[in-house]
RNA sequence: GGUGGCGCCGGCGAUGGAGCUCGCCGUGAACCGCUCUUCCAGGCUGAUGGCUCCUACCCCCGG
Numbered sequence: 001g002g003u004g005g006c007g008c009c010g011g012c013g014a015u016g017g018a019g020c021u022c023g024c025c026g027u028g029a030a031c032c033g034c035u036c037u038u039c040c041a042g043g044c045u046g047a048u049g050g051c052u053c054c055u056a057c058c059c060c061c062g063g
Base pairs, nucleotide, nucleotide: 009026010025011024012023013022016054017053018052019051020050021049033044034043035042
């Protein structure tokens, strides 16, 4: 100096935040939902990758 493994750190997992957990990436990175359409233009779902919550938003009911 190179390669590999482990650990730490940082980032990411389609809309904000918290805890736990899983996975991916190391900066020309990971990641940036589904559907329709040649393009343009449209349609649909979800605040989570998963679990448990908080908040925001929408609908209904009551006062």